[in-house]
Context: one part of a larger RNA
């Protein structure tokens, strides 16, 4: 001297533009954070036409909220760093895999059937939800048939598949076969500290053989064999997400992993599967714990390390806010519907980076303060006063871009940014030092007391070191102390 997700003291005018629970991965009210499709299906409230009449009910036709069957989407987006010293990650290679939606290509989409929910009826329950009986449709589900290329093979043979829908033009469905993505495994190097941790291992180390998986492989298993790792530090313990980067440094290093991007691990705490193309799945299920909640005591419900907030911890960190206008996502043919991703606005001098607080002129060097050797010096061109401007600032007027598109319609921000008039110097300066280091010096009051110190070291009556004043020097809407790193 740099830096910083900072905290504290004083002190504060405005913009821009990032950032903002580093501590308890402590517990969490309330609201929102994932849904969508009627061009897969079957009901069908209401609400409008029309008819018929027994004048308030039945039938037709259109309209179509709501649930519910299917289907995709919910494995992304987003949050957090507990846990992990490990192929976790970083960089480089490698083979024994898988990939929904995307694009290419090829071929096909035939002929049948039995259910179920909604719905109606009757019942259990305080709730949560749930039984029975009846009915029905589908691109739900089952069977046959075909299947080039596909699987399996002993090369004789064996297995396997599909779905339709309307506006007639598409958009699907099933088999293959190639890409693209995007994932799964594997390896070689490199990845804190401790030897006051030296021995460690029994699925342990291999082989044979079998199951498993998408796939290799002690991944599991039966059997055999007795190996396997270690002072080039195994094991154990400690502590830790890791990285592109950040910070300093002339570089070598050094510390660091906050916002942004990738990657990993997690989701109240263990421990499991299911579904699925993908999960062992944050706002899915089951099981056990511990909390909280409801209960009619049988029984139930819940997970904020999602946005916003409350409670505790803490020196210490924000609004229960707009909007889907833009950019991404889901899903749908589209119209659109969801998006607390995001986009924007509040809040904090907590950074950084820009602007003001006015500018020329003014000496009787005005008055006051301070100080004095009483001449004086000093505040100080500072003020007054004069001139002149309006960034700022109040108040009217005008007013975007960000909007894609053939056109018309679409703006949260936002009447915001900007722009134009018109008023007035008008509304705006603090903090910290002044013995040396180290820029800045007097009174005054205290009397090793008070009190200051980063280090020397001030302070026992004349203290440039302590408190005040005048003055000064230095930085400015900051100054200044602390903390930590270089």
């Nucleotide at each position: 001297g740099a830096a910083c997700g900072a905290a504290c003291g004083c002190u504060g005018g405005c913009g821009g533009c990032a950032u903002g629970c580093c501590u308890a991965a402590c517990a969490c009210a309330u609201g929102c954070a994932a849904g969508u499709c009627g061009a897969a299906c079957g009901u069908g409230a209401u609400c409008c036409g029309g008819a018929g009449c027994u004048u308030g009910c039945u039938c037709c036709g259109g309209u179509g909220a709501a649930a519910g069957u299917g289907g995709c989407g919910c494995a992304c987006g987003g949050g957090u760093g507990a846990g992990u010293a490990a192929c976790g990650c970083g960089u480089g290679g490698g083979a024994a895999c898988c990939u929904g939606c995307c694009c290419a290509a090829a071929g096909g989409u035939a002929a049948g059937g039995a259910a179920u929910a909604a719905c109606c009826g009757c019942g259990g329950g305080a709730a949560a939800c749930u039984g029975c009986g009846g009915c029905u449709a589908a691109u739900a589900c089952c069977u046959u048939a075909u299947g080039c290329u596909c699987c399996c093979u002993u090369c004789g043979g064996g297995g396997g598949a599909a779905a339709g829908a309307u506006u007639u033009a598409u958009c699907g469905c099933c088999u293959u076969u190639g890409g693209a993505u995007g994932g799964g495994c594997c390896c070689g190097c490199g990845u804190c500290g401790g030897a006051u941790u030296a021995g460690c291992u029994a699925g342990u180390u291999g082989g044979u053989g079998a199951g498993g998986u998408a796939a290799c492989g002690g991944c599991u298993c039966a059997c055999c064999a007795a190996g396997g790792c270690g002072a080039c530090g195994a094991u154990c313990c400690g502590u830790a997400g890791c990285u592109g980067g950040u910070c300093u440094g002339a570089g070598a290093g050094g510390a660091u992993g906050a916002u942004c991007a990738g990657c990993c691990a997690c989701a109240c705490u263990g421990g499991g599967a299911c579904u699925g193309a993908g999960a062992c799945a944050c706002g899915g299920c089951c099981c056990a714990g511990a909390c909280u909640c409801c209960u009619a005591c049988g029984g139930g419900a819940g997970g904020c390390a999602g946005c916003a907030g409350u409670g505790g911890g803490g020196a210490a960190u924000u609004u229960u806010c707009c909007g889907c206008a833009a950019u991404g996502g889901g899903c749908g043919a589209a119209a659109g519907c969801c998006u607390g991703a995001c986009g924007g606005a509040g809040c904090a001098a907590g950074a950084c980076c820009g602007c003001g607080u006015g500018a020329g002129g003014g000496a009787g060097g005005a008055a006051g303060g301070c100080u004095c050797u009483u001449g004086g010096g000093u505040u100080g061109u500072a003020a007054a006063c004069c001139u002149c401007u309006u960034u700022u600032c109040u108040c009217a007027g005008g007013g975007a871009a960000g909007a894609a598109g053939a056109a018309a319609g679409u703006g949260a921000c936002g009447g915001u940014a900007c722009c134009u008039g018109a008023g007035g110097a008008a509304u705006c300066a603090g903090c910290c030092u002044c013995g040396g280091c180290u820029a800045a010096c007097u009174c005054c009051g205290u009397g090793c007391c008070a009190g200051c110190a980063g280090c020397c070291g001030c302070g026992g009556u004349a203290a440039u070191a302590c408190g005040g004043a005048g003055g000064a020097g230095g930085c400015a809407a900051g100054c200044g102390u602390u903390a930590u790193c270089c």
Small-subunit ribosomal RNA, 5' domain from an uncultured bacterium, 486 nucleotides, folded computationally.